Bacterial small signal recognition particle RNA from candidate division BRC1 bacterium ADurb.Bin183, 100 nucleotides, folded computationally. The model forms 97% of the base pairs in the Rfam consensus. Its mean pLDDT, the model's own confidence on a scale to 100, is 77. It matches the Rfam family "Bacterial small signal recognition particle RNA". By type it is a non-coding RNA gene. It was read from a public genome assembly, where an Rfam model found it.

[in-house]
RNA sequence: GGUUGGGUCCUGCGCAACAGGGUUCUCCGAACCGGGUCAGGCCUUGACGGGAGCAGCCAUAAGGAGAAUCCCCUGUGUGCCGCAGGAGCGCCUAACUGGA
Numbered sequence: 001g002g003u004u005g006g007g008u009c010c011u012g013c014g015c016a017a018c019a020g021g022g023u024u025c026u027c028c029g030a031a032c033c034g035g036g037u038c039a040g041g042c043c044u045u046g047a048c049g050g051g052a053g054c055a056g057c058c059a060u061a062a063g064g065a066g067a068a069u070c071c072c073c074u075g076u077g078u079g080c081c082g083c084a085g086g087a088g089c090g091c092c093u094a095a096c097u098g099g100a
Base pairs, nucleotide, nucleotide: 001097002096003095004094005093006092007091008090009086010085011084012083013082014081015079016078017076018075019074020073021072022071023068024067025066026065027064028063035058036057037056042051043050044049
């Protein structure tokens, strides 16, 4: 110096990571306008009993807090991970090869 290949550049698809949201688990969580159980009291009955039902208690809803990464969704030059195609022969690199 030459040839070939790869990287660098672009596009598409995929995967992972990260972030957010959802889901799951635990806890909290309703003066009344939700539920269950309803002391007392109230109403009703000749009586037995029955009725509605405040407080309290219980489990929870909306919602809040914490935890987990198996699951779902979304996003991003986080990766230069995989595949395919294109651009480019400018730079880097590997192999082979020619000359000095």